This is a predicted structure of a 74-nucleotide RNA (transfer RNA) from an uncultured bacterium. It matches the Rfam family "tRNA". The family's RNA type in Rfam is transfer RNA.
RNA sequence: CGGGGCGUGGCGCAGUAUGGCAGCGCGCUGAGUUAGGGGCUCGGAGGUCGAGGGUUCAAAUCCCUCCGUCCCGA
Numbered sequence: 001c002g003g004g005g006c007g008u009g010g011c012g013c014a015g016u017a018u019g020g021c022a023g024c025g026c027g028c029u030g031a032g033u034u035a036g037g038g039g040c041u042c043g044g045a046g047g048u049c050g051a052g053g054g055u056u057c058a059a060a061u062c063c064c065u066c067c068g069u070c071c072c073g074a
Stems, first nucleotide, its partner, number of pairs: 001073007010026004020057001028044006050066005
């Protein structure tokens, strides 16, 4: 310098093909159960989807630029 993968709650990931309310597991937290803890049951909080711009009625998803990280090539 060129090519490619990845970036989404604290952590690990799905959702992108075919644009239409942002989800799952673990964790955190309130209540119940228990003598207490664990376990179990019911509920809750937590996200401007890496950044900026564009297209669209509508963008995590499509387009452009950039950033971070990993791999390959020179």